[in-house]
Background: Predicted 3D model of a 471-nucleotide part of an RNA (small-subunit ribosomal RNA, 3' major domain) from an uncultured bacterium. Its mean pLDDT, the model's own confidence on a scale to 100, is 86.
Context: one part of a larger RNA
RNA sequence: UGACGGGGGCCCGCACAAGCGGUGGAGCAUGUGGUUUAAUUCGAUGCAUCGCGAAGAACCUUACCUACCCUUGACAUACAACAGAGUUCGCAGAGAUGUGGAUGUGCCUUCGGGAAUGUUGAUACAGGUGCUGCAUGGCUGUCGUCAGCUCGUGUCGUGAGAUGUUGGGUUAAGUCCCGUAACGAGCGCAACCCUUAUACUUAGUUGCCAGCGAGUAAUGUCGGGAACUCUAAGUAGACUGCCGGUGACAAACCGGAGGAAGGCGAGGACGACGUCAAGUCAUCAUGGCCCUUACGGGUAGGGCUACACACGUGCUACAAUGGCAGGUACAGAGGGGAGCGAAGGGGUGACCUGGAGCGAAUCUUAUAAAGCCUGUCGUAGUCCGGAUUGGAGUCUGCAACUCGACUCCAUGAAGUCGGAAUCGCUAGUAAUCGCAAAUCAGCAUGUUGCGGUGAAUACGUUCCCGGGCCU
Repeated sequence: UGACGGGGGCCCGCACAAGCGGUGGAGCAUGUGGUUUAAUUCGAUGCAUCGCGAAGAACCUUACCUACCCUUGACAUACAACAGAGUUCGCAGAGAUGUGGAUGUGCCUUCGGGAAUGUUGAUACAGGUGCUGCAUGGCUGUCGUCAGCUCGUGUCGUGAGAUGUUGGGUUAAGUCCCGUAACGAGCGCAACCCUUAUACUUAGUUGCCAGCGAGUAAUGUCGGGAACUCUAAGUAGACUGCCGGUGACAAACCGGAGGAAGGCGAGGACGACGUCAAGUCAUCAUGGCCCUUACGGGUAGGGCUACACACGUGCUACAAUGGCAGGUACAGAGGGGAGCGAAGGGGUGACCUGGAGCGAAUCUUAUAAAGCCUGUCGUAGUCCGGAUUGGAGUCUGCAACUCGACUCCAUGAAGUCGGAAUCGCUAGUAAUCGCAAAUCAGCAUGUUGCGGUGAAUACGUUCCCGGGCCU
């Protein structure tokens, strides 16, 4: 100087408390450990691993295993020779591959050849998801969006260092004010950026429809309109600006007015010096080491999907604030050309047929669901719950046996609210309800977004956890 203390003081945070809903019990989904296996590829491991890399393992992916093959190699550059590129059909084989046939002879040219392509040969080399993240770059997590971390000059101290940055107030904030051997400055904070809440201006098509007219069973459908909604560009608006009080005449705080919004309006992006030899050599790059007829490369099949068990994260439930049946209303944000696919028709249904329209404010995905109205069930392992299993199908795809999703019929398990323990959340939040997208041939209870309905509680800071300042 720091760090630590079951030392002290001050102060924060869903840290506790006050509340609401969960997890831990059940079934299933998914990840991990373990075990098993020819292989169950590899990595991630307290918080900060475990629906994580993986925004999607049937083949491919794929790195693993088994078997069969190749050795200048699947790929790059350089040399030589030869061929014509290419297209296509047989045969053998699980395929890689081997072998035979047909067709075809292009571009530039100084006619020597050249560019691109293929085959063969030789050597330099290729290749490695092999090792080391404790050799590294880059990127990332974390403390933590915590309010801190430093520097120049000056001063003090023999010096390490101190001061500034401490103190009195105040703030979300080293935010600002005052004081002060300090005076200034930098990286952080805040602001500048994006979205959202209000208004105005401009612009009206594919969007809108108040007034006028036409038309229909009905619909902005048509003429038209530019008001409204909306769209998308610009501008305004919020600054403690105004008033009162408190305060040190300060900074600021409390209350009020006006206002769509009030004291950081709400959300996002943004992450200081550094810490953890944190994570990643399997995104990529890269030093060193190692392999080179194999630790490289190709193919087929299998595996990553195993299952006495243990844990994490979720989904569905245990019901009447509910289940079922019928009727009926209202979103937002997205996607669409090897695509989205309407009307109509078929099927109990998954789906099939059909092909209008649309590169989309035009068409389509697309009925939002919870909600509301009516009926029924009457507390029961049930008209709750849907696992499991049998049968029959649909779709995608060369191909659903290992190992896809969905539909119908039948079956109807555990489960009656969950021990110790433990998690999230302070407002359009929690809870609850559906919708969309990325990945993607197909596959979503995951992820990322979107809107609908919409609470309770916070006395307070003694205690638990983490953090900041002084000592």